A computed fold for a 1382-nucleotide RNA from a metagenome, annotated as small-subunit ribosomal RNA. The RNAcentral record of the sequence draws on SILVA. Rfam family: Bacterial small subunit ribosomal RNA. Rfam links the family to the GO terms ribosome and structural constituent of ribosome.
RNA sequence: UGCAAGUCGAACGGGGUGGAAACACCUAGUGGCGACCGGGUGCGUAACACGUAGCCGACCUACCCCUCAGCGGGGGACAACAGUUCGAAAGGACUGCUAAUACCGCAUGACCUCGAGGAAGUUAAGAAACUCGAGAAAACUUCAGGGGCUGAGGGAGGGGGCUGCGGCCCAUCAGGUAGUUGGUGAGGUAACGGCUCACCAAGCCAACGACGGGUAGGGGGCCUGAGAGGGUGGUCCCCCACACUGGAACUGACAAACGGUCCAGACUCCUACGGGAGGCAGCAGUAAGGGAUAUUGCGCAAUGGGCGAAAGCCUGACGCAGCAACGCCGCGUGGAGGAUGAAGGCUUUCGGGUUGUAAACUCCUUUUGACGCUGACGAGGAUGGACGGUAGGCGUCGAAGAAGUCACGGCUAACUACGUGCCAGCAGCCGCGGUAAAACGUAGGUGGCAAGCGUUAUCCGGAUUUACUGGGCGUAAAGCGUGUGCAGAGGGAUGACUAAGUGGUGUAUGAAAGCGCCAGGCUCAACCUGGCAGGGUUAUGCCAGACUGGUCGUCUAGAAACGGAGAGAGGGACGUGGAAUGCCGGGUGUGUGGUGAAAUGCGUAGAGAUCCGGCAGAACACCAGAGGCGAAGGCGGCGUCCUGGCUCCGAUUUGACCUUCAGACACGACAGCAUGGGGAGCGAACGGGAUUAGAAACCCCGGUAGUCCAUGCCGUAAACGAUGUGAACUAGGCGCUGGGGGACUCAACCCCCUCGGUGCCGCAGCUAACGCGAUAAGUUCACCGCCUGGGGACUACGACCGCAAGGUUAAAACUCAAAGGAAUUGACGGGGGCCCGCACAAGCAGCGGAGCGUGUGGUUUAAUUCGAGGCUACACGAAGAACCUUACCUGGGGUUGACAUGCUUCUAGUAGCGAACCGAAAGGGGAGCGACCGCAAGGAGGAAGCACAGGUGCUGCAUGGCUGUCGUCAGCUCGUGCCGUGAGGUGUUAGGUUAAGUCCUGUAACGAGCGCAACCCUCGGACCCAGUUACACGUUGUCUGGGUCAACUGCCCGUGACAAGCGGGAGGAAGGUGGGGAUGACGUCAAGUCGGCAUGGCCUUUAUCUCCAGGGCUACACACACGCUACAAUGGCCGGUACAAUGGGUAGCGCAGCCGCAAGGCGUAGCAAAUCCAGUCAAAGCCGGUCUCAGUUCAGAUUGGGGGCUGCAACUCGCCCCCAUGAAGUCGGAGUUGCUAGUAACCGCCGGUCAGCUAUACGGCGGUGAAUACGUUCCCGGGCCUUGUACACACCGCCCGUCACGUCAUGGGAGCUGGUCGAGCCUUAAGCCAGUGGGCUAACCGCAAGGAGGCAACUGUCUAAGGCAGGGCCGGUGACUGGGAU
Repeated sequence: UGCAAGUCGAACGGGGUGGAAACACCUAGUGGCGACCGGGUGCGUAACACGUAGCCGACCUACCCCUCAGCGGGGGACAACAGUUCGAAAGGACUGCUAAUACCGCAUGACCUCGAGGAAGUUAAGAAACUCGAGAAAACUUCAGGGGCUGAGGGAGGGGGCUGCGGCCCAUCAGGUAGUUGGUGAGGUAACGGCUCACCAAGCCAACGACGGGUAGGGGGCCUGAGAGGGUGGUCCCCCACACUGGAACUGACAAACGGUCCAGACUCCUACGGGAGGCAGCAGUAAGGGAUAUUGCGCAAUGGGCGAAAGCCUGACGCAGCAACGCCGCGUGGAGGAUGAAGGCUUUCGGGUUGUAAACUCCUUUUGACGCUGACGAGGAUGGACGGUAGGCGUCGAAGAAGUCACGGCUAACUACGUGCCAGCAGCCGCGGUAAAACGUAGGUGGCAAGCGUUAUCCGGAUUUACUGGGCGUAAAGCGUGUGCAGAGGGAUGACUAAGUGGUGUAUGAAAGCGCCAGGCUCAACCUGGCAGGGUUAUGCCAGACUGGUCGUCUAGAAACGGAGAGAGGGACGUGGAAUGCCGGGUGUGUGGUGAAAUGCGUAGAGAUCCGGCAGAACACCAGAGGCGAAGGCGGCGUCCUGGCUCCGAUUUGACCUUCAGACACGACAGCAUGGGGAGCGAACGGGAUUAGAAACCCCGGUAGUCCAUGCCGUAAACGAUGUGAACUAGGCGCUGGGGGACUCAACCCCCUCGGUGCCGCAGCUAACGCGAUAAGUUCACCGCCUGGGGACUACGACCGCAAGGUUAAAACUCAAAGGAAUUGACGGGGGCCCGCACAAGCAGCGGAGCGUGUGGUUUAAUUCGAGGCUACACGAAGAACCUUACCUGGGGUUGACAUGCUUCUAGUAGCGAACCGAAAGGGGAGCGACCGCAAGGAGGAAGCACAGGUGCUGCAUGGCUGUCGUCAGCUCGUGCCGUGAGGUGUUAGGUUAAGUCCUGUAACGAGCGCAACCCUCGGACCCAGUUACACGUUGUCUGGGUCAACUGCCCGUGACAAGCGGGAGGAAGGUGGGGAUGACGUCAAGUCGGCAUGGCCUUUAUCUCCAGGGCUACACACACGCUACAAUGGCCGGUACAAUGGGUAGCGCAGCCGCAAGGCGUAGCAAAUCCAGUCAAAGCCGGUCUCAGUUCAGAUUGGGGGCUGCAACUCGCCCCCAUGAAGUCGGAGUUGCUAGUAACCGCCGGUCAGCUAUACGGCGGUGAAUACGUUCCCGGGCCUUGUACACACCGCCCGUCACGUCAUGGGAGCUGGUCGAGCCUUAAGCCAGUGGGCUAACCGCAAGGAGGCAACUGUCUAAGGCAGGGCCGGUGACUGGGAU
């Protein structure tokens, strides 16, 4: 913006058009019917709104159908219209005319309505019959029929009202209610009724949830589920409610009316500013909002509706079309053949594999598509088709036009490569990603679904995880602290009745659609049509009578009472006793007290101790017990009084009187509170002393509240058996306690049976296990309480209680992927038991202080290459850094390379040698000289090129191998069996014993393996054999080499369990593993090593490779580690003198002799070595001398000078010798190391590496040669058993709280600001009703005046809305503040 409700001229007058007229047609108005249906939406509503089943004797009903009766005769108006007039408009005003199926009297009138009377009958009413009084009608036509009208009765359909039952959340809403509940009367309505009013009474509702708050239209159905349930109410159907918001009535059969009226309000629009207009939650459409939802289409042809007699008109109901894969269904995107398994892609162990018959290619088909031709049903007796030239049919063409999306770690079906490197990212849960990612991204491949596929949101399921079906509560969440007990729930035996529950059967209803089944129609299906079935917690008739309930009786087994007997720290009150403690008085007398050790304290005014006397308060030793009593809390000297409960025996009484118990009530340790007492000891707070880093604690000295009493509060607890109460049933054994019986006895004890209580063990059974087990956690019944992941939170808010402290009840936001229980194996413990080790202790010598050597850290540097990092790195890789080594730095070179293999091509003056020249060298350069095998081809060599070489570049957290360490510790496992649901245990534990899981014994274990030990080497004794070069000079012996014997707890005594073994002894060279070595279990430390070697991956390729020169690894304020030398007299120095062993040597060891102070030189003999070096001469030692306690005749650093040696070369940066110089240092803080016997300590010697050497290191060798071990408390490490555990990357673990910073949600909060609800007061629109009577007034009455009635006006009650003031509830926000989460 358009349309969605009009129609009738056959109700009426007028007007208009055509026509000559008749007449036809159109129409504003009057009138009738309709507009209350149809269509939309879900605001409100927790309600008779809805569903279901009933009721109305308390009701209405236009149009339609049936029946009966009637339709007579009059009157007065108002629109339209005409005229005047107001207004911008919308709309009016006045005057005049007029018709009707409009309006009004009159007549008639019943079985109708109202009023009065009124019998039978009914569950309930005065319902119907009967008698008496008052109330209605209209015309039209083509005049026949039809249509229409009036009254009454009935029907059908529609509506109104009432009732039972059913269906949300919150009790942190527990009391609500004044028209409220009922009655009488009246009003009102179609009708009952407090629906309204007057009066009277004081009721009514509520734990079976009233009232309040929140949320919500209800149902048929739909989704899910095995079902029971749970969720939901869109499309279709039924009902309700609403129509801008709120209120109100009018008209009408029906409305408190979506497209009607009035009023108020908000909003929008028009306006001439005076006033007006409007209501899409109808169909389209627009804007806005939003994650998101369509065309301003065609048609009334069909179905249905309104009006009309009809033709017909109207109909955004409806029928169709359009848009959207939004859903459901169907179809296609081709079919068959086709291996060289093409190409390409991906991958690869380089062979291949895979994509894959997939493609190409050959043959075939044409659904669908395109084009052309034809062409419906839906339409009925007839005209008429929006859809629609649509569906369908025929022909032609051509594989032609038609495939995506998600996933591929497990759940879950589907795997590789590359990229990335805790980045980028993924993720439903667990979790992936930190350089080899099937988890990220990409690709190839694969799997799933398919015109769809994934994601998100929501619901159900899985979830027996709210458990009715169908769970639990000792320790996992969960038994109220305990009792009494109303309501409620459950309830013994037996008989009768009843029929509520219950069972059976019938009837009525449970709309249609939907769901299920069976048919049928669109080619199938979706969809549609028809039939059948099913569906209730529904109502009602009848039958049954077991069980439950109800009523009436009876019984005694439950329960209670009664009689007799008994035990007890049961409760309350009043008395009373002794011990101890403290205080006071007196006597003696000087320290006491306290602790791990002390101190504070007390004491010279006389304490403590001790003796005597007095006073005070509190608690009651022994008895005393796993004993008793009580409901629990709890109760303990003795006596008296009052009082509760319990047990046993008897079977006298009652006759189910019982059990449990929401709410309620009572009791309820300690601490605490109030008032008043009391106060000895003890003792929060507090003071002091100690301890300690600190000590607000533990310990000590004091000490106030309190502890005690009376009265009143509080009401909690690990108030625990972490186990509610009651009842029944289900093997036993051993105690304690209270009764009864039996037997025995003088009487008892002991013993047997039994009832009650209280413990331990244990069968069946139960339990996740631990455990429980007649005192159940077993098997059952009844009732109550409680639980539903952890934290937030035994909290907040609210409510109730309390004097307070606080208690009871009790959330949410947010956050986590767990929090828990029981048991197992380890590990750990400032747990326990047993036992080892130079672990401590006992000793000896050291280190830590000094100087120097070496290594490391740090620093420095161009580089100071790298690795090793507590023990288990730090004289370690280094058993030899001046160059080399060498990996580092600077500079100069080389590139198929310093080195390997393969291929291609080339190569005779080639390979090779190589002068001059440049250069630090490497390298460049190239004169000149100049080959080998083969007959040849060719080979070797060389050059160029291509593959490749190379890397001490990274990763020891990708690895192999090797090694360290626990630890030479005595452990670590397996098979079978047995135990346990299982992890796992047993064996392997236990009693002894050992160095030992060594052995013995025992044993649900029996055996076995890897370890231990032994077997091997060496030293020690003896014997045999052999003997060079050794020794001695031989017979032998020493020595060397080889072999044999010897030691086994074998023998004796003791001990032990008759064992294993242990103690002692004999003999013996040696004893109880004789000393030493080699030998290192399962494993641990992501221990160490990619730089010994090997090796995956990554990186590099004129450089991270390689060559060369020089430098560096040797730096130096410092720090640490391992050593050497000392500090001296057990010594230094000088002289003399004695005694070893392991070893090494030809690029070597090197004699004699000579030179030099010496290092060393010259020199060469001998030796490849039991032969020579070399008698290997060792040193400490011993003898003598000197020094005389000092920075020295100690110590030797440092420095100067002069020499020697090695080497191409000693500047950076070697060693040695001589002369000179002579530093620190006078025995080392805290701390710390080694060693148990030929050991420590001291002394020298040799070797490897090596040109030389910074070796004081390392590996060996011999010489001299001790001390000490009471013992296992403690430190460290380890083994076995046991115990606790919140630990398991395992105590270097885990983890708590404050504080600091960030983020998030939340409580309080001066307040600020919204929503909602009810009540009070004021004003009060429209409107209904009532009143008033001044005004106006056609019909009727009256001759008239006037009246009746009506209209308007005014008043009143009610009242929407507005206003004023205060209030309840629920939000938002708020400086600040509280805790919480991360």